[in-house]
Molecule: transfer RNA
Organism: Clostridia bacterium
RNA sequence: CGGGGCGUGGCUCAGCUUGGUAGAGCGCUUGGUUCGGGACCAAGAGGCCGGAGGUUCAAAUCCUCUCGCUCCGA
Numbered sequence: 001c002g003g004g005g006c007g008u009g010g011c012u013c014a015g016c017u018u019g020g021u022a023g024a025g026c027g028c029u030u031g032g033u034u035c036g037g038g039a040c041c042a043a044g045a046g047g048c049c050g051g052a053g054g055u056u057c058a059a060a061u062c063c064u065c066u067c068g069c070u071c072c073g074a
Stems, first nucleotide, its partner, number of pairs: 001073007010026004020057001028044005050066005
C1' cells in the first nucleotide's frame, strides 16, 4: 500500500442476503420459596446498533467516506 472479516444492553452473540418502530443466553435489581445461601419460579431495569454523510415514506440492515481490532498478500 491492496484485499477480506468483525464492531449491536455489563459479557457472549442473533437479526443484515429478502429495509418496516431492537432480541436471546449469562449477569444485574425486586419479589416468592429457604433458618440463611445456592438452585428454582415470577416480574423488572438496561442498548437506538463504532462515527459522519447519502438514498428512501421508512435504514442496525442499502451506498459513500472514516475510526478501532484482526487475518491474508505485497